[in-house]
Molecule: Bacterial RNase P class A
Organism: Thermoleophilia bacterium
RNA sequence: CAUGCAGCUCGGGUAGCCGCAGAGGCCCGCUUUGCGCGCCUUUGAGGAAAGUCCGGACACCGCAGAGCAGGGUGCUGGAUAACGUCCAGCGGGGGAAACCCUAGGGAAAGCGCCACAGAAAUGACACAGCACGCCGUCCGCCGGCACGCCGGCGGACGGUUGCAAAGGUGAAAUGGUGCGGUAAGAGCGCACCGGCGCUGUGGUGACACAGCGGCCAGGCAAGCCCCACCCGGUGCAAGGCCGAAUAGGGAGGCGUUCGAGGGCUGCUCGCCCGAAGCCUCCGGGUUGGUCGCAUGAGCCUGUCGGCAACGGCAGGCCUAAGAUAGAUGGCUACCCCAGACAGAAUCCGGCUUACAGAGCUGCUGUCGC
Numbered sequence: 001c002a003u004g005c006a007g008c009u010c011g012g013g014u015a016g017c018c019g020c021a022g023a024g025g026c027c028c029g030c031u032u033u034g035c036g037c038g039c040c041u042u043u044g045a046g047g048a049a050a051g052u053c054c055g056g057a058c059a060c061c062g063c064a065g066a067g068c069a070g071g072g073u074g075c076u077g078g079a080u081a082a083c084g085u086c087c088a089g090c091g092g093g094g095g096a097a098a099c100c101c102u103a104g105g106g107a108a109a110g111c112g113c114c115a116c117a118g119a120a121a122u123g124a125c126a127c128a129g130c131a132c133g134c135c136g137u138c139c140g141c142c143g144g145c146a147c148g149c150c151g152g153c154g155g156a157c158g159g160u161u162g163c164a165a166a167g168g169u170g171a172a173a174u175g176g177u178g179c180g181g182u183a184a185g186a187g188c189g190c191a192c193c194g195g196c197g198c199u200g201u202g203g204u205g206a207c208a209c210a211g212c213g214g215c216c217a218g219g220c221a222a223g224c225c226c227c228a229c230c231c232g233g234u235g236c237a238a239g240g241c242c243g244a245a246u247a248g249g250g251a252g253g254c255g256u257u258c259g260a261g262g263g264c265u266g267c268u269c270g271c272c273c274g275a276a277g278c279c280u281c282c283g284g285g286u287u288g289g290u291c292g293c294a295u296g297a298g299c300c301u302g303u304c305g306g307c308a309a310c311g312g313c314a315g316g317c318c319u320a321a322g323a324u325a326g327a328u329g330g331c332u333a334c335c336c337c338a339g340a341c342a343g344a345a346u347c348c349g350g351c352u353u354a355c356a357g358a359g360c361u362g363c364u365g366u367c368g369c
Base pairs, nucleotide, nucleotide: 001365002364004363005362006361007360008359009358010357012335013334014333015332016331017330018329020044021043022042023041024040025039026038028036029035030034046341050352051351053350054349055348056347057346058235059234060233061232070231071230072229073228074227075089076088077087078086079085090104091102092101093100094099105226106225110224111223112220113219114218127167129163130162131161133160134159135158136157137156138155139154140153141152142151143150144149175193176192177191178190179189180188194216195215196213197212198211199210200209201208202207239291240290241289242288249282250281251280252279253278254277261273262272263271264270298317299316300315301314302313303312304311305310
C1' cells in the first nucleotide's frame, strides 16, 4: 500500500449553575407505624436498554405412568441452567492467500410434483437419426443353365429387428473421458475419474485412506411422509398480603296494627310519616396500598484443567436506576468540535436488526529499505 482478512474497545470529555427521580439523614407542621414542605449527602440507561424471535429462572394452574395427536430440532463431538446459542471438527462451495459461506438425516418404504422447451421429465423414451444383420420389391455387374430362372457381389426403397454413440431441448435426459470392440452400438471389455456396495486400517465420531466388486440407481423432503431426539399450559396485568364506601350474598336478632324504624327535640311526653323492613356479625371482593423488585447461572484479578467454548479453586468488589402517568434534562465556557443508532419497566443467557465517528491487536499478499 490493498474500495485486503479476522477479532476487540470506546461511542462525547472537563468545569460551573438550574432542574427531575430513588435512598439515607436533619428541622418544622399535621388528621402521627404515616404524610407534607424545606435543607444536606449520595446514586441514576445501553451496546444494542430495540425487535419480542428462541432458551431458562420465577409464579400460578394442571399432572400416577405410558401412549396418541400437535409443535420443534436435524453432519459429528463437546460446552451450558437451557437453547434454534457457543466452541472444536467433518463433508460441500468460494477466494491467489489471510479467510468466508453452508437447515448438511432418509429419494433402493410409499404418495405427490418437475413450469417453458423438448420425441421423452419416470411405467423412461425414439423426433430427427444410425446399422443394413433378417424379409420383400427393383436396378446394375459377374457366373451357371434345361432360356423359365438360379446363385454371388454391389446399390436404392419399404418393412422388421437392433441401437442409444453423435444432433437438438432443458435447471435436470439414466455415470464421464479415451481406447478396443461391433452390422451399427452399448460397462459389452479395458484404463483413469466420479458414485454405490463390501472388506481392512486410522479416528470417540462425522469421516478419511487403501483394496475388491461393472453394482451405475434422475431431481425436489424450507411437499406430504419416514427416522432419531426434545417439548404440559399461561405469563410480573404471573402471583402473595392488607383492605374504604355503595350494591349484592350468608347467619342471627327484632318487627308487620300488641307497629320495628324515621322526622320535629338536649331528654321525656306529644304530634306527624310509616301496612315494611331495620340492626349486628361473617365471608367474598372492586378502587387503593404493599410485597414480588434489584446479591446475581454477578463482575474483576490470579492460578489450575481444557485446542476452545467453558469449568474448578483462592482473593477482592457491590453493581445504591427501580418508576406506576412513569425520573436521568437544560444552559454557559473550553477542548482538532456539532457527538450516530437509540432510552430501563420481573430478571438472566442468546440471536437478529440499527449505528456518525475514534482507537487497538493479530494475520495474508505485494513492493521498497